RNAcentral holds the sequence, with entries from ENA.
Transfer RNA from Autumnella corcontica, 73 nucleotides, folded computationally.
Rfam family: tRNA. The family's RNA type in Rfam is transfer RNA. From the family's description: Transfer RNA (tRNA) molecules are approximately 80 nucleotides in length.
Lineage of the source: Eukaryota > Viridiplantae > Chlorophyta > core chlorophytes > Autumnella.
The coordinates come from a structure-prediction model, not an experiment, and the mean pLDDT is 81.
RNA sequence: GGGAAUGUAGUUUAGUUGGUAGAGCAUAUGCUUUGCAAGCAUAAAGUCAUCGGUUCAAGCCCGAUCAUUUCCA
Numbered sequence: 001g002g003g004a005a006u007g008u009a010g011u012u013u014a015g016u017u018g019g020u021a022g023a024g025c026a027u028a029u030g031c032u033u034u035g036c037a038a039g040c041a042u043a044a045a046g047u048c049a050u051c052g053g054u055u056c057a058a059g060c061c062c063g064a065u066c067a068u069u070u071c072c073a
Stems, first nucleotide, its partner, number of pairs: 001072007010025004019056001027043005049065005
């Protein structure tokens, strides 16, 4: 220098043909216990990497950019 893949909650990630953004772990509160752990219930936590475009409607389609990983030279 050229090609490819990935980017969604604190973390690991699902999201099928474009139509309400979900789950596990972790966190907070409560119940249970003499106490702790475990268990149960509830809650909070997302500008879906950034910008633009297409569309009635975009996490999903298109383009550019950024970051990480990887292949070739």